RNA sequence: UCAGCAACUGGCGUUGUAGGUGGAAUGAACCAUCGGGAAGCUUCCUUCCUUUGCCGCGCGCCUGGGCAAAGAGA
Numbered sequence: 001u002c003a004g005c006a007a008c009u010g011g012c013g014u015u016g017u018a019g020g021u022g023g024a025a026u027g028a029a030c031c032a033u034c035g036g037g038a039a040g041c042u043u044c045c046u047u048c049c050u051u052u053g054c055c056g057c058g059c060g061c062c063u064g065g066g067c068a069a070a071g072a073g074a
Stems, first nucleotide, its partner, number of pairs: 003042003008037002010062005019034005046074001049071007
């Protein structure tokens, strides 16, 4: 570099439309489906905790996750 796999892909406001459709929720921040994005993985076990970094297509305010590394313990 190519190929395959691929977690995560939320709500409101604004707007230069930044996904579409149907349903639900605000004590919420979800479900289904289509499309797109996408860290990461493809030799190097598993689990928990802490810290840091990266990712889910503008900006702002929030919600909830994923992955990797390091440290510590079993």